Background
Small-subunit ribosomal RNA, 5' domain from Actinoplanes xinjiangensis, 502 nucleotides, folded computationally. The organism belongs to Actinoplanes, within Bacteria. Rfam family: Bacterial small subunit ribosomal RNA. The coordinates come from a structure-prediction model, not an experiment, and the mean pLDDT is 85.
[in-house]
Context: one part of a larger RNA
RNA sequence: GGACGAACGCUGGCGGCGUGCUUAACACAUGCAAGUCGAGCGGAAAGGCCCUUCGGGGUACUCGAGCGGCGAACGGGUGAGUAACACGUGAGUAACCUGCCCUGGACUUUGGGAUAACCCUCGGAAACGGGGGCUAAUACCGAAUACGACACUCUACCGCAUGGUGUGGGUGUGGAAAGUUUUUCGGUCUGGGAUGGACUCGCGGCCUAUCAGCUUGUUGGUGGGGUAAUGGCCUACCAAGGCGACGACGGGUAGCCGGCCUGAGAGGGCGACCGGCCACACUGGGACUGAGACACGGCCCAGACUCCUACGGGAGGCAGCAGUGGGGAAUAUUGCACAAUGGGCGGAAGCCUGAUGCAGCGACGCCGCGUGAGGGAUGACGGCCUUCGGGUUGUAAACCUCUUUCAGCAGGGACGAAGCGCAAGUGACGGUACCUGCAGAAGAAGCGCCGGCCAACUACGUGCCAGCAGCCGCGGUAAGACGUAGGGCGCGAGCGUUGUCC
Repeated sequence: GGACGAACGCUGGCGGCGUGCUUAACACAUGCAAGUCGAGCGGAAAGGCCCUUCGGGGUACUCGAGCGGCGAACGGGUGAGUAACACGUGAGUAACCUGCCCUGGACUUUGGGAUAACCCUCGGAAACGGGGGCUAAUACCGAAUACGACACUCUACCGCAUGGUGUGGGUGUGGAAAGUUUUUCGGUCUGGGAUGGACUCGCGGCCUAUCAGCUUGUUGGUGGGGUAAUGGCCUACCAAGGCGACGACGGGUAGCCGGCCUGAGAGGGCGACCGGCCACACUGGGACUGAGACACGGCCCAGACUCCUACGGGAGGCAGCAGUGGGGAAUAUUGCACAAUGGGCGGAAGCCUGAUGCAGCGACGCCGCGUGAGGGAUGACGGCCUUCGGGUUGUAAACCUCUUUCAGCAGGGACGAAGCGCAAGUGACGGUACCUGCAGAAGAAGCGCCGGCCAACUACGUGCCAGCAGCCGCGGUAAGACGUAGGGCGCGAGCGUUGUCC
C1' cells in the first nucleotide's frame, strides 16, 4: 500500500447493487416451511339450495376423514465429524442399478377372498387401543397365455485374463387394471436411449520423529453367505503373511474444490457470499418402506434434556424461514406474494411451495449523486496573531443575478404477462421506477492529523505534573511532540482505531 462476512470511537443527506451469528453442531415459546389426485374407490362429516310429518329426505357444487396412487430420498440448513478414493483430476466396470421421461417390440384373458371408512360395543385422563358386523377399488391373491426375458446346456464369431456378443434347440421360472363417448390418460413384460447413482484404480493437496515400529479378519487362498455389483464385505477351514525413514502406526489440526485476497511473477494466505462434491440432522445404534434412504420436519431401541399427566402412562427435537433466551466486540423482520422462475401432484382448472421473487433493518462493502453556481474589496464585523505599522481567517460572509439535481408536495403512471384462462379477467414488488408540474438556496459535513518518518505552525495554559506515543522519543518555566484556541494539511458521508492476511 492492498484486502475484510469485520468490530469499536466520532459523525451521518439520498439512491443502485451486493451483503449480514466468523462465538454455543448451546437450549428453544409461537406460527409457517410437503403435499396433491373425486378422471383409482367406497362414500357424505361440514356448508349452500329445496322439501319436511321436524325424525329426516333429495340435490348439485363440491368435499372432512378413510382405502389407493405419486411425491415426501428433490428443494432448504449446517461444517460437528472426516487426513479418507472425502475431494480434485484422469481412467476402468467383460463386476453394476436407475421411478418419472424419450424410442422400439409384444400383450392388457379369466376368476376369488378380504379390509379401512361406516355401524354397534368395550378400555383409557390423554396419547391411543381391543372386539363384533357390512362394503369398494388402478388395494391384495389365484389360474391361463410367453414373441421376448432370466438360469443351465449345444453352437458361430470376437476379445482384455475372469470372458463378451449373436443365432437356434431343450428344460424350468414369473405378468396385466381399469375409467371414458371415439379421442385421451393409463397398466404388464422386454430391448435401446437419456438422466441420476454405485464400485475400483493412477496421480495430487496440512503439521509433528520430543510418535519407530504397526497389524490377527490382520495378508492371501478354498468353500459358503450377502449385495444391484467386485471384494476379508461376512463366515468356516488352510497357509503365514501384509505395511514401514519414499515416514507405516500414533498425536495435533482441518470439510474438499471451482475460486477469493495479495504479489511484476514465482509464491504466500484463505475456502464467507455464488456454483460442484462430501458429511451431518438432540447423542449413539438399527432396520423397514421404496426405483432411490439406513431417511432434517418417517419408524424402533437406548441415553441426556424439556413438557403433559387422573401417576397407570404419554409427547418432543429450528444445523428450514422468521423469532426468543444464552454466549459474544459483533451479525437483521415472529413482513408480502405465489405475479414471475423452478419444484410436487393433477388430463386440466388448480392446490401446495419461508425454494424463489420482493419488501423491511444495518454506511457492513462497492459504486453514483448532493449539501449549490456566477459575480462580489472599501479586503466589513468578529476571532487569532502582531515588531502595534499591520497580517490572517478571506471572495470566505453580507449583497446582486441565477439554477433546482436529491429530498418534499401534486397530477399521470409502467416493463416484467410472447404467460394462464373459453371468456371476463389476472403483478407480491407498487401508486414503486419513470414522466410532468410547483415552491424555495431552501432540508443535508464531518473525521483524523500538523517533531522526524509524513503533507500541514503559531499563541496561551501546564511545568518529568497532567499527559502523548507506531518507532525514534516529547514534558523538569518561552513545549511547533501534553491541553485549548486560531490557522493549516489530508480524506470526505465518511474519517480514524483495533484485529487478521499478502